[in-house]
C1' cells in the first nucleotide's frame, strides 16, 4: 500500500421563529391564559418464535388425535434464541455453510435416460455345442489331427464399455476358463474392548470379508414440548331516545261510624243483549340491562447508564447513579440561518452556483429472529506485495 475476513459503534449537528401531545406550578370571568420541563427506532417494519399481563374454559392422572422441536454441554423467566464444544463440507488462510435422532418396524418414491434404481444383463468376457469359411501338417486318395474366425445356442461373469444425481465398498498384487473380497495387504465399514472427555465423539488394539442403494424440510418409528383466545384483552361510570319491570293515578259504584274491604277497564269482529275469538292501554315517579361518551387498563421494568467480582463465552452476582414519550382518529412537525456530507456543474487554483440528506413513523409491554437500510466512524484478525 494492495486484496479480503470478523466484532462493534453512528447515521446529520447548533441557534432561532411558529404550531402539536403530555406533565408541573401558578392565575382565571372555569372558556382558557402564562412559565418550566419532557415529547420515536435500530429496526418502532413483517407479526415468525418465546413470555409478562387479561379473559375463558377445567376435579387430578394417563393415553389417542393435533401441532411443533431434534449432535452434545451450558445460559436464560422462557424458546425453534444465545454461547462454548464436536461432527461434515468449503477455502491457502482470516473464517464461512449445515433441520445434524432412527433407513435392520412397516407403507412409499427414486423423474430424463439406462438392460437394471431392489433384484437387473445392453455392449462386453470366458468354456463347451452346432453349422460355415480358411491355414498348418500328415496321407496316392477318402480323409485324419491342430489352429484361427464369421454367425447361432445352453450355460458362467460382473472385471471393462455405455446411460445416471446414484449402479451394490475402493486402489493394488496374486488367482481363474474369465472373473469375483475368490485369497491378501493397505484405506473405508461394523462389532468387542482398553484409554481420554460431563457429553457428542476422539485415539489404539483385536475381531469380522463386507450385511439390505438414496430419499424421514415423504408416510412413519422414538424422545421432548405445548388448554382456547387475545388490550378491539378486560374493568368501572353513565346521557337523550326505544325496550324490560315496580307502584300509583286515568275511579265509579257497593258495604261500614272509621281504618278499610269487596266488586267493576277500554276497542275490533254491520247493529242490540249474551256467548266467543282477538287486539291494547295513557300519565307520573322509581328501578334495572345495553348504546353514545367518559376513566382506568398505561408506563418504576425479566428497566437504562458506570464500577467492580465469576466465568473462555453467553451470562450471573454485588455496589453506586437515573426515571428516560404515552397520543387515541391518533402528537412528536414546518419555515429561516450557519456548519457537516454527497452528486452534477464551472474554476489551474482558492472557491462559486445548484440539487440532495439511508431505511423508515411508537399504539399494552418485555427476550429474540427474519427483512429493509444512503453514507461514516473503530477495534482485532488473514494472505500478499515494498523497505528498514
Nucleotide at each position: 500500500c494492495c486484496a479480503g475476513a470478523u466484532g462493534g459503534c453512528c447515521g446529520g449537528a447548533u441557534g432561532g421563529c411558529c404550531g402539536c401531545u403530555c406533565u408541573c406550578c401558578g392565575c382565571u370571568u372555569c372558556g382558557g391564559c402564562g412559565g418550566g420541563g419532557a415529547g420515536a427506532g435500530g429496526a418502532a417494519a413483517g407479526u415468525c418464535c418465546g413470555g409478562g399481563c387479561u379473559c375463558c374454559a377445567c376435579g387430578g392422572a394417563a393415553a389417542c388425535a393435533c401441532g411443533g422441536u431434534g449432535c452434545c454441554g451450558g445460559g436464560u423467566a422462557a424458546c425453534g434464541c444465545c454461547c462454548g464444544g464436536c461432527g461434515g463440507g468449503g477455502g491457502c488462510g482470516a473464517c464461512c455453510c449445515c433441520a445434524g435422532g432412527g433407513a435392520a418396524a412397516g407403507u412409499g418414491c427414486c423423474a430424463c435416460a439406462g438392460a437394471a434404481a431392489c433384484a437387473u444383463a445392453c455392449c462386453g468376457c470366458c468354456u463347451c455345442c452346432c453349422c460355415g469359411c480358411u491355414c498348418g501338417c500328415c496321407g496316392c486318395a477318402a480323409g485324419g489331427c491342430g489352429g484361427g474366425c464369421c454367425g447361432g445356442g445352453c450355460g458362467g461373469c460382473a472385471a471393462g464399455g455405455g446411460u445416471g444425481a446414484a449402479a451394490u465398498g475402493g486402489u493394488g498384487c496374486g488367482g481363474u476358463a474369465a472373473g469375483a473380497g475368490c485369497g491378501c495387504a493397505c484405506c473405508g465399514c461394523g462389532c468387542c474392548g482398553c484409554c481420554g472427555g460431563c457429553a457428542a465423539c476422539g485415539g489404539c488394539g483385536g475381531c469380522g470379508g463386507c450385511a439390505g442403494g438414496g430419499c424421514a424440510a415423504a408416510c412413519c418409528c422414538c424422545a421432548c414440548c405445548g388448554g382456547g383466545a387475545g388490550c378491539a384483552a378486560g374493568a368501572c361510570c353513565a346521557a337523550g331516545u326505544a325496550g324490560g319491570g315496580a307502584u300509583g293515578g286515568c275511579u265509579g259504584g257497593c258495604c261500614g261510624c272509621a281504618a278499610g274491604g269487596c266488586c267493576g277497564g277500554g276497542g275490533a269482529c254491520g247493529u242490540u243483549u249474551c256467548c266467543g275469538u282477538c287486539c291494547c292501554g295513557c300519565c307520573a315517579u322509581c328501578c334495572g340491562g345495553g348504546u353514545c361518551g367518559g376513566u382506568c387498563g398505561c408506563g418504576a421494568g425479566a428497566g437504562g447508564c458506570g464500577c467492580c467480582c465469576g466465568g473462555c463465552a453467553a451470562c450471573g452476582g454485588g455496589c453506586g447513579u437515573c426515571c428516560c414519550a404515552g397520543a387515541g382518529g391518533a402528537a412528536u412537525g414546518g419555515c429561516c440561518a450557519u456548519c457537516c456530507c454527497c452528486c452534477a456543474u464551472c474554476g489551474c487554483a482558492a472557491g462559486g452556483u445548484g440539487g440532495g440528506g439511508a431505511c423508515a413513523g411508537a399504539a399494552c409491554c418485555c427476550g429474540g429472529c427474519u427483512u429493509a437500510c444512503a453514507g461514516g466512524c473503530c477495534g482485532u484478525c488473514u494472505g500478499g506485495c515494498a523497505u528498514c

Predicted 3D model of a 388-nucleotide RNA (Bacterial RNase P class A) from an Allostellaceae bacterium.
Of the family's consensus pairs, 96% are formed in the model.
Its Rfam family is "Bacterial RNase P class A". The family's RNA type in Rfam is ribozyme.
It is recorded under the gene name rnpB.
The RNAcentral record of the sequence draws on ENA.
The organism belongs to Allostellaceae, within Bacteria.